[in-house]
Notes
The RNA shown here (transfer RNA) has 75 nucleotides and comes from a Longimicrobiaceae bacterium. Its mean pLDDT, the model's own confidence on a scale to 100, is 81. Rfam family: tRNA. Gene Ontology term of the family: triplet codon-amino acid adaptor activity. Rfam describes the family as follows. Transfer RNA (tRNA) molecules are approximately 80 nucleotides in length.
RNA sequence: GCCACUGUAGCUCAGAGGUAGAGCACUCGAUUCGUAAUCGAGCGGUCGUGGGUUCAAUUCCCACCAGUGGCUCCA
Numbered sequence: 001g002c003c004a005c006u007g008u009a010g011c012u013c014a015g016a017g018g019u020a021g022a023g024c025a026c027u028c029g030a031u032u033c034g035u036a037a038u039c040g041a042g043c044g045g046u047c048g049u050g051g052g053u054u055c056a057a058u059u060c061c062c063a064c065c066a067g068u069g070g071c072u073c074c075a
Base pairs, nucleotide, nucleotide: 001071002070003069004068005067006066007065010024011023012022013021018055026042027041028040029039030038048064049063050062051061052060
């Protein structure tokens, strides 16, 4: 340098045109002599960045950025 894949909540991931979800974590409560476990509720998001298409984009298209893997060149 080229190719492929990945980027969504603090972490691990789902969702794939029509107002964004789960588990864990965190906070509060119930239970307990107390802790853990369990149960209930709550909090938490520029959907990597910029542009394009569309009535409408997290989703489709383009470029870029970052990460992972592979290939190639030089030495």